A computed fold for a 71-nucleotide RNA from a Minisyncoccota bacterium, annotated as transfer RNA. Rfam family: tRNA. Rfam links the family to the GO term triplet codon-amino acid adaptor activity. RNAcentral holds the sequence, with entries from ENA. The organism belongs to Minisyncoccota, within Bacteria. The coordinates come from a structure-prediction model, not an experiment, and the mean pLDDT is 81.

[in-house]
RNA sequence: GCCCCCAUAACUCAACGGCAGAGUAACUCCCUUUUAAGGAGUAAGUCUCAGUUCGAUUCUGAGUGGGGGCA
Numbered sequence: 001g002c003c004c005c006c007a008u009a010a011c012u013c014a015a016c017g018g019c020a021g022a023g024u025a026a027c028u029c030c031c032u033u034u035u036a037a038g039g040a041g042u043a044a045g046u047c048u049c050a051g052u053u054c055g056a057u058u059c060u061g062a063g064u065g066g067g068g069g070c071a
Base pairs, nucleotide, nucleotide: 001070002069003068004067005066006065007064010024011023012022013021018054026042027041028040029039030038047063048062049061050060051059
């Protein structure tokens, strides 16, 4: 220098154009003499900018960051 892959909640991962979910973690309540365990609930997110579309996590372009391959 060229090519490919990845970026979603604090963490690990889903969601192949139509309300963004799960587990763990956090917080609140219940239970318990207390803690742990258990039960119920709450909050929290699509890397950035632009485009296509009635509608974008999803498709397109550019950029940023990470990983891999060739030279």